[in-house]
Parts: sequence; C1' cells; structure tokens
RNA sequence: GCAGAGUAGAAUCUGGCGCGUUAAGUGCUGCAUGUACGGGGAGUUGACAUGCGGACGAAAAGCAGUAGCUUGCGGUGCCGGGUUCGCAUCCCACUGC
Repeated sequence: GCAGAGUAGAAUCUGGCGCGUUAAGUGCUGCAUGUACGGGGAGUUGACAUGCGGACGAAAAGCAGUAGCUUGCGGUGCCGGGUUCGCAUCCCACUGC
C1' cells in the first nucleotide's frame, strides 16, 4: 500500500404469547433530557429511548347473552428463529498478501 474480519443495530420473512378495535399503539413532527455506536480513541446536522406538546388517522363480522369465544383488522407490543445489510465518518490496532 491492497484486501479482509468483527459490534450495537437495521430491513424482511416466520413461530409463540399479548394489546387495541369504546382507538391506545404505529407512522409524521416541535422542544427538553438521556443513551448507544466492531478491540482502543474521537464521534455528527445521523440512530434510539424517555417526558411534555402538535397535525393526521382506522374494520369489523359471527357465535354468545353481560362473562366471554372464534375469525379478521392495526404501517400494534414483547420473546424466539431464518435471511440480507451493517462501526455515518476519522485515527490507531487486528488478520492475509
């Protein structure tokens, strides 16, 4: 010098258990606070979480008969599995040549 490995995590598919369907959640967005970001250091106008707000906004049906059950629906939550992608970026280190 060239090539490569590895994290958090992300996307998607799937299994299980829930929540909502009397609309919470999801998605968008303002402010504040915080957290994490391959082995070490730095780390954003990026990511995520929490709090307080803003705009938008929905799919129920059957059985039952007041307790619920089933099938749906929701860019729904958590946990597990498969696949793909993967440090924003910078420096150093690591492996091979």